c-di-AMP riboswitch aptamer (ydaO/yuaA leader) from uncultured Streptantibioticus sp., 136 nucleotides, folded computationally. Taxonomically the source falls in Streptantibioticus (Bacteria, Bacillati, Kitasatosporales, Streptomycetaceae). Its mean pLDDT, the model's own confidence on a scale to 100, is 82. Rfam family: c-di-AMP riboswitch aptamer (ydaO/yuaA leader). Rfam's curators write: This family represents a conserved RNA structure found upstream of the ydaO and yuaA genes in Bacillus subtilis and related genes in other bacteria. Gene Ontology terms of the family: cyclic-di-AMP binding and regulation of gene expression. The RNAcentral record of the sequence draws on MGnify.
[in-house]
C1' cells in the first nucleotide's frame, strides 16, 4: 500500500497486537394488515454466505423374518455447473487466473410497518490485462 467479506472509524477506561462500555457506519434475524401458502412423504423445517444443482465410481446408513433389487440419506473421489471474486470508482464488452466452501438455529419462524434481538470475525497480496462511457 492494496484484496475477498458487514465485520470499519471514532470516544472512555483499562492495558498493551488485545479486554470493557458508548457512538457513528455497515451487515444480518425475529415480527401485523394485505399478499401469499395449505406440500409435513421412511431421511423434519429453517437460517448466514457466491458457495447450488447434476452426471460417474466407491464406504455407510434408511424399510425389521432374512437376503436381494428399487429408491432414498450422509460422506469421499472425480468431471461439470447456477452463482461469486480479481487495484482509482460504477456500469458494459472481452481475456485469463481463481472460488464455487463452511457453519449456525433446534421441532420453530412466507411476506412484513411499528417494534424487538444480534454481528462487526477471519484469511490474503508485491505492480496487480486490454477496450468504451460517466464519475472522482
Nucleotide at each position: 500500500g492494496g484484496c475477498c467479506u458487514a465485520a470499519u472509524c471514532c470516544c472512555g477506561c483499562g492495558u498493551g497486537u488485545c479486554g470493557c462500555g458508548g457512538g457513528a457506519a455497515c451487515c444480518g434475524g425475529g415480527g401485523a394488515c394485505c399478499c401469499g401458502u395449505c406440500u409435513u412423504c421412511a431421511u423434519g423445517g429453517g437460517g448466514u454466505g457466491a458457495a447450488u444443482c447434476g452426471g460417474g465410481c466407491g464406504u455407510u446408513c434408511c424399510u425389521g423374518c432374512a437376503c436381494g433389487u428399487c429408491g432414498g440419506a450422509c460422506c469421499g473421489c472425480u468431471c461439470g455447473u447456477a452463482g461469486g471474486a480479481g487495484a482509482c470508482c460504477u456500469u458494459c464488452c472481452u481475456a485469463c487466473u481463481c472460488c464455487g466452501a463452511a457453519c449456525c438455529c433446534g421441532u420453530c419462524a412466507g411476506c412484513u410497518a411499528a417494534c424487538c434481538c444480534g454481528g462487526u470475525c477471519g484469511g490474503c497480496c508485491u505492480c496487480a490485462g486490454g477496450g468504451a462511457a460517466g464519475g472522482a